Notes
Predicted 3D model of a 74-nucleotide RNA (transfer RNA) from Fonticula alba. Rfam family: tRNA. By type it is a transfer RNA. From the family's description: Transfer RNA (tRNA) molecules are approximately 80 nucleotides in length. The organism belongs to Fonticula, within Eukaryota. The RNAcentral record of the sequence draws on ENA and Rfam. The coordinates come from a structure-prediction model, not an experiment, and the mean pLDDT is 81.

[in-house]
């Protein structure tokens, strides 16, 4: 350097040919159980969907740039 992938709660993800409230799982927190602790059951809080700027009546989704992380190539 050109190309190609991906960024979505703490951590790992799922998603939507563009429409009400974004998905499960772990983890945290609370309650039941226990002598108490873990398990188990039940809940409860946690997201500017990576940033910018276009396009639409509407963007987590689609266009441009840029960032950053991986992969080929030179």
């Nucleotide at each position: 350097g050109u190309c190609c992938g991906g960024a979505u709660g703490g951590u790992g993800u799922a998603g939507u040919c563009g429409g009400u409230u974004a998905u499960c799982a772990u983890a945290u927190c609370u309650g039941u159980c226990u002598u108490a602790c873990a398990c188990a059951c039940a809940g409860a809080a946690g997201g500017u969907c990576c940033c910018c700027g276009g396009u639409u009546c509407g963007a987590u989704c689609c266009c441009g740039g840029g960032u950053c992380c991986g992969g080929a190539c030179a």